Background: This is a predicted structure of a 680-nucleotide part of an RNA (large-subunit ribosomal RNA, domain II) from a marine sediment metagenome. The coordinates come from a structure-prediction model, not an experiment, and the mean pLDDT is 85. The RNAcentral record of the full RNA draws on MGnify.
Context: one part of a larger RNA
RNA sequence: CCCGGCGAGUUACUUCUCUGUCGCGAGGAUAAGCAUAAUUCAUGUGAAUCCGUAGCGAAAGCAAGUCUGAAUAGGGCGACUAGUGGCAGGGAGUAGACCCGAAACCAAGUGAUCUAUGCAUGGCCAGGUUGAAAGUUCGGUAAAACGAACCGGAGGACCGAACCCACUAACGUUGAAAAGUUAGGGGAUGAGCUGUGCAUAGGGGUGAAAGGCCAAUCAAACUUGGAAAUAGCUGGUUCUCCCCGAAAUAGCUUUAGGGCUAGCCUCGGACUAUAGUCUUGCGGAGGUAGAGCACUGAAUGGGCUAGGGGCCCUACAAGGUUACCAACCCCAAUCAAACUCCGAAUGCCGUUAGACGUUCUCCGGGAGUCAGGCAGUGAGGGAUAAGCUUCAUUGCCGAGAGGGAAAAAACCCAGACCGCCGGCUAAGGUCCCCAAAUUAUGCUAAGUGGUAAAGGAUGUGGAAUUACUCAAACAGCUAGGAUGUUGGCUCAGAAGCAGCCAUCAUUUAAAGAGUGCGUAACAGCUCACUAGUCUAGUGAUUUUGCGCCGAUAAUUCUUGGGACUAUGCAUAAUACCGAAGCCGCGGACUCGUGCUUGCACGAGUGGUAGGGGAGCAUUGUCUACUGGUUGAAUGCCGAUCGUAAGGUCGACUGGACGGUAGACAAGAGAUUAUGUCGGG
Repeated sequence: CCCGGCGAGUUACUUCUCUGUCGCGAGGAUAAGCAUAAUUCAUGUGAAUCCGUAGCGAAAGCAAGUCUGAAUAGGGCGACUAGUGGCAGGGAGUAGACCCGAAACCAAGUGAUCUAUGCAUGGCCAGGUUGAAAGUUCGGUAAAACGAACCGGAGGACCGAACCCACUAACGUUGAAAAGUUAGGGGAUGAGCUGUGCAUAGGGGUGAAAGGCCAAUCAAACUUGGAAAUAGCUGGUUCUCCCCGAAAUAGCUUUAGGGCUAGCCUCGGACUAUAGUCUUGCGGAGGUAGAGCACUGAAUGGGCUAGGGGCCCUACAAGGUUACCAACCCCAAUCAAACUCCGAAUGCCGUUAGACGUUCUCCGGGAGUCAGGCAGUGAGGGAUAAGCUUCAUUGCCGAGAGGGAAAAAACCCAGACCGCCGGCUAAGGUCCCCAAAUUAUGCUAAGUGGUAAAGGAUGUGGAAUUACUCAAACAGCUAGGAUGUUGGCUCAGAAGCAGCCAUCAUUUAAAGAGUGCGUAACAGCUCACUAGUCUAGUGAUUUUGCGCCGAUAAUUCUUGGGACUAUGCAUAAUACCGAAGCCGCGGACUCGUGCUUGCACGAGUGGUAGGGGAGCAUUGUCUACUGGUUGAAUGCCGAUCGUAAGGUCGACUGGACGGUAGACAAGAGAUUAUGUCGGG
């Protein structure tokens, strides 16, 4: 992992509550007991007791009233009636209370054959090395000290087996082994190793101390019990069909992943109209968007001119002056969530008319929900970041399938009762993949299309304005481009061309006191300007369509691919394709209405949590039928019926028990709990 069996809302209560149903009814019911009968049951009896029939008050008490009160006032709570018992079901309470699951806590016991430490008593340590003290002799000394040799054999001494340990590496890792093997390593006369016996016990021991060890278990051993501890947590919770169908919000919460009440769902009942919802018209309240500057503030320039500052004058005062600062006022132009002289659209409230027809509201039974998410819009936070976060509002997902967007919770289209080898459309598409146009008129040349900005550019199409032009434009070519004069100043120089000032006049077809290059300064080249030649258009500006550059993320690889110059973009039009939408045909079910009561018509039938309804199957019991050795149950294959759970029949198997109808009672349904037992 697979297969098969088992496996989770049960049972009790003289408890509470609601619904259905039955009995009796201003009443209803018995409990124990007793009697009858008798194996439990049952029948009768039994009114102790319980609920109801009257309330109000703290109470005395009074009573259809009563309490408060001075009150015959007002006000509070009541009165004009339906209960009660059984059975079944929904829910609650108390119990293990749908099932499995802790980490833990407590009690009583069992453990020191592992291991920690201690005690008692035994055992063990090849071989080799080093050579302390002491001693003896000699030297030495006043005597000592001291020195040398010999002797001696000390040491948590040295090397190294047994023995003990476990530092390194590899292997091993479903191992040979629940801690090892191999090769090295450390200690090896000591705080050494070791046999046997004994001692210390669980909040306790023991510990050269690591929270180590106390029998493969230790931040509190193990066994049994309290015990089905508790688990606001995780997982699981078993047949079918039909109707409706949520929430992820508010308030409170040692509350935030839990709960309670409300909101939203469902079932039953009540209410029946000026109810409710939508649309239309009308009437309202309001200060948002926008706008504005009249207020409150912010803020720019100018004018006018108090005040202040500077300067001048002055003994002081006064005065003058100012490209300083600046109130009020004036002009112009601005800004505001906490500004408003103004001011929408929506929305909200009321109401008229119409459509729908109880959807509203109230009472009662049962819930679930309290982590929401994305998208559009209006805002706050953030960086006018986030698939970010917090509100508001609408939609969708959640709980929604189908078509489109290559693929896709949420975007676009559209809400799936079932069947059909019928039709029409939506979004989106119509060259091939791939159903349908290789349809039309323009544009694009960039594979733009098929990512992006500021900015840049004789890309190219359209529109508009304007200038020059056969009295010859624009471009090219030929020629001229002069004189006063080197203008004045400045300067070493300044002659058109460093800089400052002025920028005239003359000759002319035309020629600046000079457009650029150039020189130390001149020179030189060139331009403006003019003539000739040539010949028909040439410049400038604005606007707009489509393109270009800007353009760097790691193979082609950001059109879904092929491919495409249209199969790209724009425009207008027609045709077609295209969904579970709509229509057609057939069928099923639900609700409503009508009557002819099984038909007609109308509306409907996506769905998680969840509410409601109706059934199928399993085991047993009762009653009545009934099948079976001329072959029951079971297994298996086939056929067939039913909307489904399922039913029936036949062949074979098997070899003794089953079935139908009605009622009743449940150990009553398993693909999932790292479920459990068995098998593979």